[in-house]
RNA sequence: GCCUUCGUAGUAUAGUGGUAGUAUAGAGGGCUGUGGACCCUUUGGCCGGAGUUCGAUUCCCCGCGAAGGCC
Repeated sequence: GCCUUCGUAGUAUAGUGGUAGUAUAGAGGGCUGUGGACCCUUUGGCCGGAGUUCGAUUCCCCGCGAAGGCC
């Protein structure tokens, strides 16, 4: 230098054109003699930009970052 894959709550991970789930974590409450466990509620997220589209996390392009391969 070129190629491939990936980037989603604090962490891990699903989703794939039509409003982003789950677990865990955080906060509040219930239960308990206290704590833990358990139950209920709640907070928090699509790497950045541009394009296509009525509509983009998803498709296209550029960039940034991570992993791997070739030279």